[in-house]
Context: one part of a larger RNA
RNA sequence: CGCGGAUUCUUGAAGGGAGUCUCAAUUAGUACGAGAGGACCGUUGAGAACUGACCUCUGGUGUACCAGUUGUCCUGCCAAGGGCACUGCUGGGUAGCUAUGUCGGGACGGGAUAAGCUCUGAAAGCAUCUAAGAGCGAAGCCCACCCUAAGAUUAGGAAUCGUUUGAGAUUCGUAAGAGAUUAUUACGUUGAUAGGCUCCAGGUGUAAGUGCCGUAAGGCAUUGAGCCGAGGAGUACUAAUACAUCGAUAGAUUU
Numbered sequence: 001c002g003c004g005g006a007u008u009c010u011u012g013a014a015g016g017g018a019g020u021c022u023c024a025a026u027u028a029g030u031a032c033g034a035g036a037g038g039a040c041c042g043u044u045g046a047g048a049a050c051u052g053a054c055c056u057c058u059g060g061u062g063u064a065c066c067a068g069u070u071g072u073c074c075u076g077c078c079a080a081g082g083g084c085a086c087u088g089c090u091g092g093g094u095a096g097c098u099a100u101g102u103c104g105g106g107a108c109g110g111g112a113u114a115a116g117c118u119c120u121g122a123a124a125g126c127a128u129c130u131a132a133g134a135g136c137g138a139a140g141c142c143c144a145c146c147c148u149a150a151g152a153u154u155a156g157g158a159a160u161c162g163u164u165u166g167a168g169a170u171u172c173g174u175a176a177g178a179g180a181u182u183a184u185u186a187c188g189u190u191g192a193u194a195g196g197c198u199c200c201a202g203g204u205g206u207a208a209g210u211g212c213c214g215u216a217a218g219g220c221a222u223u224g225a226g227c228c229g230a231g232g233a234g235u236a237c238u239a240a241u242a243c244a245u246c247g248a249u250a251g252a253u254u255u
Stems, first nucleotide, its partner, number of pairs: 001151001005161006014148004020048007032037001050105005058099004065092005070085006109143003116136004168246003172188005193239003196235005202228003209222005
C1' cells in the first nucleotide's frame, strides 16, 4: 500500500516440523534340529539419543536480600554504624533465568503403491500373476499428529458495531506475561496499571536497647527476634487529569 469503515472469532489453498534406535521378559527352551543350538508371528516392559514445554522437586546463578568476619578511614569517644579494599572475603538465599531437574512427544489407524506373493484367465482346447479383470504387500508416498497460514490479488467466512446520533483507532500517561528503538500485551478514576502502605508466603537466623550472670572475653532473657529485591492478596494514599488528532469515494445495473 492492497483486501472499498471497523472490532472479535474463525475456515484452510499452501508451506514447514516430526518420523529414530537399543535392550529385557513372555510366547518358548516351543517350531526346527541327531545334537550343539535355536526362532518367525504376537504381547509386555525398560532405556539411549533427539526434541517441546516448564520450575513443584534436585541443583546453578542471584553485584540493591540476610548474617559472620579482616585491614583501614570516618560519624568527637564507648557502643552502634557508614565508606573502601574483585560484590573486600566467607556462609546462605526470594523472584526471574536456567539443566545436570520435572513432565510430555515420535502412538493408533486409513488410502494408493514398490519389489515380491497371488486369484481368475485367454492369446496358444494345455500351461501361464497379465494381455482384459481382481486381491495382498514397506521405516518409503498421501492422510492422520504439531506449527505457520486469506498478499490464497481467486485477498474467503461468521457475529456484532458504525456510515453524521461519527463505530473504531492514535497521540499521551501508569506498566510488564513484552522489549535495543519500535512493536506486543495489561490498565487509565465506571480504575488495582505501577509505586506506597497493611497482611501473608519466602530468605537470613535470635537485631538494637535494657536487665541479670561473669574480673573479663563473653553468656542468658526480652526473641524464631530484627531486617528483607523482584512473589501472593488487600487497600485509591501518589501517579495514570483534561484537551487533542485520524477516521467510512466515484460510477454502473435493477426497482